Overview:
RNAcentral holds the full RNA, with entries from Greengenes. This is a predicted structure of a 520-nucleotide part of an RNA (small-subunit ribosomal RNA, 5' domain) from an uncultured bacterium.
Context: one part of a larger RNA
RNA sequence: GGACGAACGCUGGCGGCGCGCCUAACACAUGCAAGUCGAACGGGACUUUUAAGCGGAAGAUUUCGGUUGGAAGCAUAAAAGUUUAGUGGCGGACGGGUGAGUAACACGUGAGCAACCUACCUUCAGGAGUGGAAUAACACAGGGAAACCUGUGCUAAUACCGCAUAAUGCAAUAAGGAGACAUCUCCGGAUUGCCAAAGAUUUAUCGCCUGAAGAUGGGCUCGCGUCCGAUUAGAUAGUUGGCGGGGUAACGGCCCACCAAGUCGACGAUCGGUAGCCGGACUGAGAGGUUGAACGGCCACAUUGGGACUGAGACACGGCCCAGACUCCUACGGGAGGCAGCAGUGAGGGAUAUUGCACAAUGGGCGCAAGCCUGAUGCAGCGACGCCGCGUGAGGGAAGACGGUCCUCUGGAUUGUAAACCUCUGUCUUAUGGGACGAAAAAGGACGGUACCAUAGGAGGAAGCUCCGGCUAACUACGUGCCAGCAGCCGCGGUAAUACGUAGGGAGCGAGCGUUGUCC
Numbered sequence: 001g002g003a004c005g006a007a008c009g010c011u012g013g014c015g016g017c018g019c020g021c022c023u024a025a026c027a028c029a030u031g032c033a034a035g036u037c038g039a040a041c042g043g044g045a046c047u048u049u050u051a052a053g054c055g056g057a058a059g060a061u062u063u064c065g066g067u068u069g070g071a072a073g074c075a076u077a078a079a080a081g082u083u084u085a086g087u088g089g090c091g092g093a094c095g096g097g098u099g100a101g102u103a104a105c106a107c108g109u110g111a112g113c114a115a116c117c118u119a120c121c122u123u124c125a126g127g128a129g130u131g132g133a134a135u136a137a138c139a140c141a142g143g144g145a146a147a148c149c150u151g152u153g154c155u156a157a158u159a160c161c162g163c164a165u166a167a168u169g170c171a172a173u174a175a176g177g178a179g180a181c182a183u184c185u186c187c188g189g190a191u192u193g194c195c196a197a198a199g200a201u202u203u204a205u206c207g208c209c210u211g212a213a214g215a216u217g218g219g220c221u222c223g224c225g226u227c228c229g230a231u232u233a234g235a236u237a238g239u240u241g242g243c244g245g246g247g248u249a250a251c252g253g254c255c256c257a258c259c260a261a262g263u264c265g266a267c268g269a270u271c272g273g274u275a276g277c278c279g280g281a282c283u284g285a286g287a288g289g290u291u292g293a294a295c296g297g298c299c300a301c302a303u304u305g306g307g308a309c310u311g312a313g314a315c316a317c318g319g320c321c322c323a324g325a326c327u328c329c330u331a332c333g334g335g336a337g338g339c340a341g342c343a344g345u346g347a348g349g350g351a352u353a354u355u356g357c358a359c360a361a362u363g364g365g366c367g368c369a370a371g372c373c374u375g376a377u378g379c380a381g382c383g384a385c386g387c388c389g390c391g392u393g394a395g396g397g398a399a400g401a402c403g404g405u406c407c408u409c410u411g412g413a414u415u416g417u418a419a420a421c422c423u424c425u426g427u428c429u430u431a432u433g434g435g436a437c438g439a440a441a442a443a444g445g446a447c448g449g450u451a452c453c454a455u456a457g458g459a460g461g462a463a464g465c466u467c468c469g470g471c472u473a474a475c476u477a478c479g480u481g482c483c484a485g486c487a488g489c490c491g492c493g494g495u496a497a498u499a500c501g502u503a504g505g506g507a508g509c510g511a512g513c514g515u516u517g518u519c520c
Stems, first nucleotide, its partner, number of pairs: 001520004006516005013390006019383002021348001026346003030343003035090003040087002043084009053074002059068003097301003107225007116218002121214007129163004138153006169194005176187004199206002227273003234264003239261004244256003276298004280291004303324005326337004354380001356379003362376001363374004393424004403415005428461001429457006438447001464509005469490003475504005485492002
């Protein structure tokens, strides 16, 4: 000198774009953050219409006995519409957060899988025949303070289970050809065995099953790279390898039985400390050094530890089970919870924001769709935290005014064209009026009456901070008297201090200026 997710002191007009718990992966009140589909299904509720039934008001008529008339209402059935707790489907494995752990195939880079999986999507080939048994909801009964649970009975499906059909699928068998990297792979066939389906509808469609391929996303393996310590020198028994099995989508001590005794290590094993990694960022002429906030990619984690279930995909942040700690409810028998999602609270700290608006846009989930959900996202609020831009006026104006300061003091120097005064301008500002783009076809704008435009008003509302001994641009007076104090280094201060304090003047930067911290 540059840089910063900064903090502190003094000061502070506006706008644009960014950024904002670096500390306690500390504890969390409250609200919201993942739902959706009635075009899979039975049921319930509500509304409307229709039908027959019960019911009988007003009215009309009357010889006052009645007759006629048919409204409201009630329950039943059907149809249509709206809505929905439950069964079922898809999605809750994405999106969002954090950096605790991890020195590791975690990450980066380059290869490999003749050892693998992939819902939704795309393409191609073929198919959807025929039966069955349940169960929630619901009803009844019961238990419990609650959370919730139990029994009996009924019912539906795109829920579940048979049978049929079936290969280019899967498995087994034994030959042929080709290829390769040991196991093996491919090709065209042969025989035997096995395996599927679901309907809905407004008749436009949307779905279902099998196989082959693609796309996308993942899994695994390997070469190389990846911090400090030797005041850590030996480490290792599933350890290293083999054979056989189990398990997995898949290879593999991944796991198991048996056999062998290996394997790693001064080219630093093991142990200890520290740390998420990268694209990048900062600095530097470069080499290099430091760093990993924001944005993007990967990984890991979700109160701590462990476990599996479901599923195409998880060992699953807002799923389940167990254990621990903590908090809450309780009728003491038992239950409930997990902000490292968005806001917000307490605590910690030098220090870091609103319990905001909207799904209008972009994107995601579900749905044929209309649409619903979306603290992702788009915006607004707060903060000079950063970068950038603009303003706080411009021209003229000497009696070189008053005042201040200084001096060699009837006077002069300086503040200083500075002010006053005159003539202007209108950026920002204020008021009034108009008013968007962002929305590709119709509708739809949170932002927002915002940006912007027009008109009007009026210099009015807008400058500070640090420094002035040398380094280092900028000097005098007074006060103080080794005191009070200053200080980055050298060093100033003990009676004329350009170094302390104040004033005048000056220098530098400027909505900032200094200080502190950290890196180069």